RNA sequence: AAUGAGAAAGGCAAACCGGGUGAAAGCCCGGGACGCAAAGCCGCCAAUCUAAGGGGAAACCUAGGAUAGUGGGGCUACCAAGU
Repeated sequence: AAUGAGAAAGGCAAACCGGGUGAAAGCCCGGGACGCAAAGCCGCCAAUCUAAGGGGAAACCUAGGAUAGUGGGGCUACCAAGU
C1' cells in the first nucleotide's frame, strides 16, 4: 500500500412509528434496526424520482429540486488475522 477474518474496540442506521418541514420527490429531530469495512464527506458523470415555476388547447414536456443506503469517480479514515 492493497486486502477485509470464526478478530478487538467502536461507528452508522433501512422499513415502520411520532413530531416538524416542503408543491412534491424528499429532508430534519426522536424512537427503531434491515443491513453497511467507508452506509464518513463531495451532486463531478450517469441513472432514477418529483414538477412548485415555465411551456402546451389538452395529453403531456421540462430541474435550476431530490436520491451519497443506484452505479462510477474524487477526498479523508479505526483496527489488524492472512497475503
This is a predicted structure of an 83-nucleotide RNA (c-di-GMP-I-GGC riboswitch aptamer) from a Gammaproteobacteria bacterium. Its mean pLDDT, the model's own confidence on a scale to 100, is 89.